[in-house]
RNA sequence: GCGCCCAUAGCUCAGCUGGUUAGAGCGAGCCGCUCAUAACGGCAAGGUCCCAGGUUCAAGUCCUGGUGGGCGCA
Numbered sequence: 001g002c003g004c005c006c007a008u009a010g011c012u013c014a015g016c017u018g019g020u021u022a023g024a025g026c027g028a029g030c031c032g033c034u035c036a037u038a039a040c041g042g043c044a045a046g047g048u049c050c051c052a053g054g055u056u057c058a059a060g061u062c063c064u065g066g067u068g069g070g071c072g073c074a
Base pairs, nucleotide, nucleotide: 001073002072003071004070005069006068007067010026011025012024013023019057029043030042031041032040050066051065052064053063054062
């Protein structure tokens, strides 16, 4: 330099053929239980879906460019 893949909560990830409340597990917080801790149960929070633009009635999803990471070729 060229090609391919990935980027969604603090972490690991799902999100189907674009369709309307953005989710799960873990972690952290609060409450219950306990003499206490763990475990267990309950509750609530936590998101510029990497950035910018475009298409569309509607974009996490499609298109273009960029950034970062990974793999391969040279």
Molecule: transfer RNA
Organism: Bacteriovoracaceae bacterium